RNA sequence: GUAAAUAGAUGGCAAACCUGUGCGAAAGUCAGGGACGCAAAGCCACGUAUCUAAGGACGUAAGGUGUCUAUGAUAGACGGGUUGCCGAG
Numbered sequence: 001g002u003a004a005a006u007a008g009a010u011g012g013c014a015a016a017c018c019u020g021u022g023c024g025a026a027a028g029u030c031a032g033g034g035a036c037g038c039a040a041a042g043c044c045a046c047g048u049a050u051c052u053a054a055g056g057a058c059g060u061a062a063g064g065u066g067u068c069u070a071u072g073a074u075a076g077a078c079g080g081g082u083u084g085c086c087g088a089g
Base pairs, nucleotide, nucleotide: 012038013037017033018032019031020030022029023028036076042082043081044080046079047078048077049074050073051072055069056068057067058066
C1' cells in the first nucleotide's frame, strides 16, 4: 500500500402509532412528531412478488353491484443494476 473481517467514534435513515380540512379514485405518498429496527433502510420499478382498480374491457334495457386489467404503487418483500462514509490492534 491492497484485500477481508472486527471494535469504536462522528454523523445518517426511520417501522408501528399520532397529527394535517396536505396530494391521490384508491393503493399509497408528503410534511411534523415518534423510534421498531437498518452498514447501503442511498438511488433505479429491470425480473419475480404483493397492494390498489381511476380509466378501459366483459356483463346489464338502464342504473347499481360483480369479474378482469397498471399505464398507479411498494427500493423497510426477494433478486439485479448503480453510487458511497469511518477503518484501531
The RNA shown here (c-di-GMP-I riboswitch aptamer) has 89 nucleotides and comes from Paenalicyclobacillus mengziensis. Rfam family: c-di-GMP-I riboswitch aptamer. Rfam links the family to the GO term cyclic-di-GMP binding. The prediction has a mean pLDDT of 80. The sequence is in RNAcentral, with records from Rfam. The model forms 91% of the base pairs in the Rfam consensus.